The prediction has a mean pLDDT of 77. The RNA shown here (Glycine riboswitch aptamer) has 94 nucleotides and comes from Actinokineospora iranica. The organism belongs to Actinokineospora, within Bacteria.
RNA sequence: CGAGCCGGAACGGGAGAGCCCCCGCCCACCGAGGCAGGGCACCGAAGGAGCAAACUCCCCGGAAUCUCUCAGGUAAAGCGACCGUUCCAGGCCA
Numbered sequence: 001c002g003a004g005c006c007g008g009a010a011c012g013g014g015a016g017a018g019c020c021c022c023c024g025c026c027c028a029c030c031g032a033g034g035c036a037g038g039g040c041a042c043c044g045a046a047g048g049a050g051c052a053a054a055c056u057c058c059c060c061g062g063a064a065u066c067u068c069u070c071a072g073g074u075a076a077a078g079c080g081a082c083c084g085u086u087c088c089a090g091g092c093c094a
Stems, first nucleotide, its partner, number of pairs: 004092003007088007018040001020039003024035003041074003047070001048068003055061001
């Protein structure tokens, strides 16, 4: 110097499942909407947690888009694993 890998940033894409029920308040005026509380059902792709084989004398260790559903979510909005493009006086490195 440098393909590539990691980290970060910007932009774009991005699924699933009740805009359910009860009740109080606000607004309003008899309709809808908003907020709080409670209840049941459901979803998995923020986060979190759990597990296999290889490896190892043995133990430990040992992944996820798998499993759990604590958290989060079930109209829109927002969030969103992950993917793409571009960027960086960053790190590693044939």